[in-house]
Context: one part of a larger RNA
RNA sequence: CCACGUUUAAGGAACUCGGCAAAAUGCCUCCGUAAGUUCGCGAGAAGGAGGCCCCAUUCGGACGCAAGUCUGGGUGGGGGGCACAAACUAGGGGGUGGCGACUGUUUACUUAAAACACAGGGCUGUGCGAAGCCGUAAGGCGACGUAUACAGUCUGACGCCUGCCCGGUGCCGGAAGGUUAAAAGGAGAAGUGCAAGCUUUGAAUUGAAGCCCCGGUAAACGGCGGCCGUAACUAUAACGGUCCUAAGGUAGCGAAAUUCCUUGUCGGGUAAGUUCCGACCUGCACGAAUGGCGUAACGAUCUCCCCGCUGUCUCAAACGUGGACUCA
Numbered sequence: 001c002c003a004c005g006u007u008u009a010a011g012g013a014a015c016u017c018g019g020c021a022a023a024a025u026g027c028c029u030c031c032g033u034a035a036g037u038u039c040g041c042g043a044g045a046a047g048g049a050g051g052c053c054c055c056a057u058u059c060g061g062a063c064g065c066a067a068g069u070c071u072g073g074g075u076g077g078g079g080g081g082c083a084c085a086a087a088c089u090a091g092g093g094g095g096u097g098g099c100g101a102c103u104g105u106u107u108a109c110u111u112a113a114a115a116c117a118c119a120g121g122g123c124u125g126u127g128c129g130a131a132g133c134c135g136u137a138a139g140g141c142g143a144c145g146u147a148u149a150c151a152g153u154c155u156g157a158c159g160c161c162u163g164c165c166c167g168g169u170g171c172c173g174g175a176a177g178g179u180u181a182a183a184a185g186g187a188g189a190a191g192u193g194c195a196a197g198c199u200u201u202g203a204a205u206u207g208a209a210g211c212c213c214c215g216g217u218a219a220a221c222g223g224c225g226g227c228c229g230u231a232a233c234u235a236u237a238a239c240g241g242u243c244c245u246a247a248g249g250u251a252g253c254g255a256a257a258u259u260c261c262u263u264g265u266c267g268g269g270u271a272a273g274u275u276c277c278g279a280c281c282u283g284c285a286c287g288a289a290u291g292g293c294g295u296a297a298c299g300a301u302c303u304c305c306c307c308g309c310u311g312u313c314u315c316a317a318a319c320g321u322g323g324a325c326u327c328a
Base pairs, nucleotide, nucleotide: 001323002322003321004320005319006318007317008316010314011313014312019309027051028050029049030048031047036041038157052079053078054077055076056075057074058073059072060071061070062069063068080084092307093306094305095304097302098301099299100298104116105115120155121154122153123152124151125150126149132141133140134139158294159293160292161291163224164223165222168221169220170217171216172215173214174213177212178211179210183206184205188201189200190199191198192197225243226242227241228240229239252286253283264280265279266278267277268276
């Protein structure tokens, strides 16, 4: 010096990205227990008290004829120790917020999560030799099932809700019309032959799906404006004008896991707060199943604060064990 431990005056997070690590809490009985809530919970909430040994007394239980043996409580008095759940074992707690409802699942060997799944919700396809999937096929799964089923896809408990746009793309429907392949058709034309003919070419016309066209459909893919003016202080604009669009973002939320400017501004917490919480709205670039906003419970999740506790630190020291190291 290193590893693993033990202890430490005063202070007690001043350490640090961050209380990482350590310390503290820890068992049983009794008392007591808030907001919130889906009335289940929260809850071991929080916060307290007692616990060893001896004696007396009192109320029971089992067995026994009885004496008594075993055993469960209550009350009072006393004893010893630094320490009585005497070792080991054995929750730290509280408050606010984000995300995800929850229990689960995951990157075997750097990521356990807010990712995946989930019950619940929606849409679409499928009438049974089903659709879908595997296979060249036979055949098989679906399913020894039958639309309360199966398949595909999106969302993700629950509560309140889910606005406008069908112009583009997709899908669905459409006995008309346009275009149109092979095929049918054959007016004609060319070559050749004396000719019959043979060979080649070929206009109208008829001809499917598809596309064009006409409709529907957004919990299909997706999209959801600009400029100018206006109120008797100012400011702002309920109001008006105009251009464009398929339609111009509704409710709710909002400096947010989204805010560039930005450490926005105001309030709270601190002596001091780029984080945090509550507001405001000027949303660079939220927004409604690519779901919006809430939400009790839950979480080895993330953020902030407080109590307790401590060698994390001020600031380091000593000791134990084993190494390194020196000498032999």
Notes
Predicted 3D model of a 328-nucleotide part of an RNA (large-subunit ribosomal RNA, domain IV) from Thioclava dalianensis. NCBI's taxonomy places the organism under Bacteria, Pseudomonadota, Alphaproteobacteria, Rhodobacterales, Thioclava. Its Rfam family is "Bacterial large subunit ribosomal RNA".